[in-house]
RNA sequence: UCAGGAUGAACGCUAGCGGCAGGCCUAACACAUGCAAGUCGAACGGUGAGGAGCUUGCUCUUGCUGACGAGUGGCGAACGGGUGCGUAACGCGUAUACACUUGCCUAUAACUGGGAGAUAGCCCAUGGAAACGUGGAUUAAUACCCCAUAACUUCGCAUGUUUAAAGCUUUUGCGGUUAUAGAUGGGUAUGCGUGACAUUAGCUAGUUGGUGAGGUAAUGGCUUACCAAGGCUACGAUGUCUAGGGGGCCUGAGAGGGUGAUCCCCCACACUGGUACUGAGACACGGACCAGACUCCUACGGGAGGCAGCAGUGAGGAAUAUUGCACAAUGGAGGAAACUCUGAUGCAGCCAUGCCGCGUGCAGGAUGACUGCCUAUGGGUUGUAAACUGCUUUUAUAUAGGAAGAACCUCUCUACGUGUAGAGAGCUGACGGUACUAUAAGAAUAAGGACCGGCUAACUCCGUGCCAGCAGCCGCGGUAAUACGGAGGGUCCAAGCGUUAUCCGGAUUUAUUGGGUUUAAAGGGUGCGUAGGCGGAAAUUUAAGUCAGUGGUGAAAUCCUACAGCUCAACUGUAGAACUGCCAUUGAAACUGGAUUUCUUGAAUAUAGUUGAAGUAGGCGGAAUAUGUAGUGUAGCGGUGAAAUGCUUAGAUAUUACAUAGAACACCGAUUGCGAAGGCAGCUUGCUAAACUAUUAUUGACGCUGAGGCACGAAAGCAUGGGGAGCGAACAGGAUUAGAUACCCUGGUAGUCCAUGCCGUAAACGAUGAUUACUCGAUAUUGGCGAUAUAUGUCAGUGUCCAAGCGAAAGUGUUAAGUAAUCCACCUGGGGAGUACGGUCGCAAGAUUGAAACUCAAAGGAAUUGACGGGGGCCCGCACAAGCGGUGGAGCAUGUGGUUUAAUUCGAUGAUACGCGAGGAACCUUACCAGGGCUUAAAUGUGAAUGACAGAUGUGGAAACACGUUCUUCUUCGGACAGUCUACAAGGUGCUGCAUGGCUGUCGUCAGCUCGUGCCGUGAGGUGUUGGGUUAAGUCCCGCAACGAGCGCAACCCCUAUCUUUAGUUGCCAGCACAUAAUGUGGGGACUCUAAAGAAACUGCCCGCGCAAGCGGGAGGAAGGUGGGGACGACGUCAAGUCAUCACGGCCCUUACGUCCUGGGCUACACACGUGCUACAAUGGCGAGUACAAAGGGCAGCUACCUGGUGACAGGAUGCUAAUCUCUAAAGCUCGUCUCAGUUCGGAUUGGAGUCUGCAACUCGACUCCAUGAAGCUGGAAUCGCUAGUAAUCGGAUAUCAGCAUGAUCCGGUGAAUACGUUCCCGGGCCUUGUACACACCGCCCGUCAAGCCAUGGAAGCUGGGGGUGCCUGAAGUCGGUGACCGCAAGGAGCUGCCUAGGGUAAAACUAGUGACUGGGGCU
Repeated sequence: UCAGGAUGAACGCUAGCGGCAGGCCUAACACAUGCAAGUCGAACGGUGAGGAGCUUGCUCUUGCUGACGAGUGGCGAACGGGUGCGUAACGCGUAUACACUUGCCUAUAACUGGGAGAUAGCCCAUGGAAACGUGGAUUAAUACCCCAUAACUUCGCAUGUUUAAAGCUUUUGCGGUUAUAGAUGGGUAUGCGUGACAUUAGCUAGUUGGUGAGGUAAUGGCUUACCAAGGCUACGAUGUCUAGGGGGCCUGAGAGGGUGAUCCCCCACACUGGUACUGAGACACGGACCAGACUCCUACGGGAGGCAGCAGUGAGGAAUAUUGCACAAUGGAGGAAACUCUGAUGCAGCCAUGCCGCGUGCAGGAUGACUGCCUAUGGGUUGUAAACUGCUUUUAUAUAGGAAGAACCUCUCUACGUGUAGAGAGCUGACGGUACUAUAAGAAUAAGGACCGGCUAACUCCGUGCCAGCAGCCGCGGUAAUACGGAGGGUCCAAGCGUUAUCCGGAUUUAUUGGGUUUAAAGGGUGCGUAGGCGGAAAUUUAAGUCAGUGGUGAAAUCCUACAGCUCAACUGUAGAACUGCCAUUGAAACUGGAUUUCUUGAAUAUAGUUGAAGUAGGCGGAAUAUGUAGUGUAGCGGUGAAAUGCUUAGAUAUUACAUAGAACACCGAUUGCGAAGGCAGCUUGCUAAACUAUUAUUGACGCUGAGGCACGAAAGCAUGGGGAGCGAACAGGAUUAGAUACCCUGGUAGUCCAUGCCGUAAACGAUGAUUACUCGAUAUUGGCGAUAUAUGUCAGUGUCCAAGCGAAAGUGUUAAGUAAUCCACCUGGGGAGUACGGUCGCAAGAUUGAAACUCAAAGGAAUUGACGGGGGCCCGCACAAGCGGUGGAGCAUGUGGUUUAAUUCGAUGAUACGCGAGGAACCUUACCAGGGCUUAAAUGUGAAUGACAGAUGUGGAAACACGUUCUUCUUCGGACAGUCUACAAGGUGCUGCAUGGCUGUCGUCAGCUCGUGCCGUGAGGUGUUGGGUUAAGUCCCGCAACGAGCGCAACCCCUAUCUUUAGUUGCCAGCACAUAAUGUGGGGACUCUAAAGAAACUGCCCGCGCAAGCGGGAGGAAGGUGGGGACGACGUCAAGUCAUCACGGCCCUUACGUCCUGGGCUACACACGUGCUACAAUGGCGAGUACAAAGGGCAGCUACCUGGUGACAGGAUGCUAAUCUCUAAAGCUCGUCUCAGUUCGGAUUGGAGUCUGCAACUCGACUCCAUGAAGCUGGAAUCGCUAGUAAUCGGAUAUCAGCAUGAUCCGGUGAAUACGUUCCCGGGCCUUGUACACACCGCCCGUCAAGCCAUGGAAGCUGGGGGUGCCUGAAGUCGGUGACCGCAAGGAGCUGCCUAGGGUAAAACUAGUGACUGGGGCU
């Protein structure tokens, strides 16, 4: 980090149907319009209708019938519906209680008599734009008032006193009043439970209590007067922030965690704030008054309003519906009822928002069709999928039928007490012509989304090329991407699928269940001790905790179980269980707690000893150092890696004597001791504390731990006053160094020391809290006891090693990190950061408490294997050393870099490129450049036509080529041959050596690299392979939890050194014969040699050492300890080199990046480097004479010999296809000369003349002759090769090749010096150690600075917000007072007092935003 579940969701793509649910989470933002609370004429005056009379607009009358605007009056409007602002509260939940109330309802008892005056309406007049009024006259009631009667009402001890009513109606009946009781609803009080922050620690004056009074339905500081001084708080008061609570819902094994939409209960609110009225009930969503903000109307004078009811509008937002139908059902209000009202409710509409169900067809069908995709081109896959055949018809479509939900109500009849009950008939449906049913035709009407690198089910191709993009985490993409985009195929879900957001889970990753703290984060620096927590043995008692029984409660819904209803399911109904909780009561008494009594083992005390660098105050001591004085004495001293600064002739250092000062205490001394820790060291005295041991006498649990608190607390630092020898931050000087604000040296101030007071921190460490109990051993040591002494024993300490156990391991292990118990402290990824802000402490330095934003996917521990180390040990190598000769200096040759150029083709670049690819660039080669041509050359195959072409020759041309002339095939007639044409196929030294094969270099001819089985370890891994010896060697021996084996080493192969055998030409010639000037001819196999096969060497023998392996010496031997060389190169490393030897994947070019030709270039030239040659000379040069090889080559060749030429060479001539002929030696040796010089050294360069090769020597060959005669006199720093037939030196041959060699590769001739040794340099091997490295030290990594971005602290200030306090003012309104006016009265208007919303003002605190500038931090 992900896989699971969930959501009032949103977004993307897609969409056939139905059922059941759900639907403003944001702005308690503002609202147009309509509706959402009325009803009663059986309370009333009336309105209207009918009838009658007539004055024709008035009067009377009717209850037979129907209805009612506005008004009076009654009831309702306090329900129902909405929202979650406020509220951390008795608000809610739960369990109790009563100082109370309760309209309508039920039951019981009693009563319901008489009277009076008003007022709406109506009528008239009048004001105003309107809202709305004002005046006059008149009128009713179940409206209002008075009298009477009263009780089981109130008051009072009591006589006594006080209080009521309403009528309507034909009867019945419906009402009214009083009282009691009930039911229901409400009110109040209490216990317990119910967020965050302590960087909020103190709060409170009506505050806490009492008494009296008032007030209320009722208790109460609810209010007031007086009195007292209380009340709350670390079990978190007060403050700030956040939040409606519960039943429940989601998740989880559970405990928990999160949440409070829909449904139910409670609370709060109704534009914001305040207030009361009415009423049974309100301080009232669709009532009133006042204040405020906002909106609207206005005639400018004034007025109106409150969707957080249902629809709907705007706004906000990622986002949430119709200005629908009906009162048919359920419920509510009113009414006697019919009935009226009801955006409650019942329904419909919209939306895949969720849950559930159904469908998009089923069966057969292989030539495994077509298409697509892949391919090794064989095939595979799509795929029984399709086509095709048969079948079915859910759903959709059409047609037809068609509900339940209906009970009321009206009428009739029956029974009995004119009302109830029963029966019958009639009537009432928004949804709705809906659900449902039948019929018809026909596969007909219906599939998508995400994913396919791992986690995680599912793979290939193409495109792209660190781009475009993906991504939940790890990560993917830089030319072969299963990870990006497309396609084919597949996987998972499915009318949905994905993404995003949020919650739980996984996460035992806050751990009650159920974690930790030596080293990963984490033990407080140490002790004393308050609160708190925990606590020894026995007995009695109690019953708070605990356990059990019973009762009450725990609303319904939800969850679970069973059954039932919709075709199933979702959904719903009925019943049960559950609701783990709270309260009450009864019982039990083991355990914990309380009370009482006792005990001794925990703890303490007493007595007697012992111990120690325990503390504190004083006294004393010697050594050393420094300084002073005096003496001796003279030129240096001192210091360092080496020096210098410094001191010193004014006499230092050294030395002697005396004096003074401060600090620290050698030896003893230790793995020792003491202390709570810090810490404590000369000797001694006083005072103080502690521990241990012995006796077991005394007390009788007095104990352990310990939040806050208090005390102590190294060094440094601070303050005041002393002191100051040595040492010595800062500072100064001298060195070192690129620099050296360091290390080293010379000085030196604070400080170090003492007294007093602060500070309060350390890697204050055993990185290990304190206490108690238990659990194997070995060994050392300190202090006691005991013992004559030694063994031995015992108690308390201090160490080491080890068992079990524990632990991630390292380790720990009776001094636990084991097994248990109690208490405290602390931790929860790294960084930011022990930082910022705030608080506390401090004189300051600073300490303590202690975050967040942001950022990373790690940081960290222990161990493993490597690699590395200016770590250690052992060993080896021309690695150093010891030697010899070179390079680096000169000239030239050659390669490279650089520069130049049209081009100077390309590659190789530390060792491991640079006389390398190239073993040979004048043309060719050649790949490069300039110019001119071709479009298919060469090879190959198919097809077509033709008998050309080619050749010869001419012209143009630099040639290629172009254009002419000439000649013009064969044939067995099948064809062959030749070129031409056409198309395919080609061609590319174009790119990628980082796609590759093959080959090669290097570490390195170094001695290593591994495996099987076993064993050890949780594992990575280890062991073997380490150790002791030995070797050139992981060579061999011994030992060993290892035993064996493989690739390497060695040996087997080749050359060489000795001998034997065989063989004897072209080789050889000792002896023999012949013969020559000499080769020679016979002959011979002896010798040399040739080339085949063998022998020989094995530490085999002897001596010494050693267990052995082996080592040293010796003998013999041609050779002696792998005899000397060569070939041979383990696992691997360097993405080492090569696509230009060759091969090959991919990409690129195709009248050119292919191909042909001429000329040029690869050979340039200020310069730099590598590798060589020749020299600088006398160990030499020159001249003359003279001797000896090996190995190779040769017919387009090597050439003897002769002639010519000074010579290169030329002209002849002969042998040889080679042990036959030929190429073919030099240094050396002998003699002569030169005599130390730029030379008789050296030969560059240049001039002239030639030779040879070749089509052709201009750019650009080699050689010869004559002449010329440069630099150079042995080479700076540095650096290379070589250990014996080697270095050095001398020449020879060969490959390439027409020609061209100072290069390469071979060959022989002559032929040394040195190695003490492994300290050092380089490289390597083994063991070990450290590591923060693993791309492996060319590693990793720190800080400043520069740039960009991000969040944040400080800051002169500026701007808001909420709350509190003081003062001023103060509406409406209750209450109190007054009330001369009104009223018969009750009472009222008015005036006034207290209180108060709001407003104003003042100072302070808190909090948020912003701010020039500034501080650090993070990322790149």
The RNA shown here (small-subunit ribosomal RNA) has 1420 nucleotides and comes from an uncultured Bacteroidota bacterium. It matches the Rfam family "Bacterial small subunit ribosomal RNA". Its mean pLDDT, the model's own confidence on a scale to 100, is 82.